Predicted 3D model of a 104-nucleotide RNA (SAM riboswitch aptamer (S box leader)) from Indiicoccus explosivorum. The organism belongs to Indiicoccus, within Bacteria. Of the family's consensus pairs, 97% are formed in the model.
[in-house]
RNA sequence: UUCUUAUCAAGAGAGACGGAGGGACUUGGCCCUGUGAUGUCUCAGCAACCGGCCGUAACGGCAAAGGUGCUAAUUCCAAAAGGCGCAAGCCUUGAAGAUGAGAA
Repeated sequence: UUCUUAUCAAGAGAGACGGAGGGACUUGGCCCUGUGAUGUCUCAGCAACCGGCCGUAACGGCAAAGGUGCUAAUUCCAAAAGGCGCAAGCCUUGAAGAUGAGAA
């Protein structure tokens, strides 16, 4: 990097550095941001995918000191298809993306 598969409505912030845009890409919207964002580091926390333990398997439970992940907003929302609605809008699926596990 590609493929397979599961999940994505819940949850969880302080300090230091730094100094301009950021929220994956494009477009539109909306939002965050010099009251210092995004990012990096440290510590703390959340969760429980893998791993551990228990119960025979499917599956369920326990812990969290191991490997990851995460800690503004549903993956911030929409874009494609379909359904409902007078409309505003709502719902379902998909695409794309993120994370884990496995494989090449």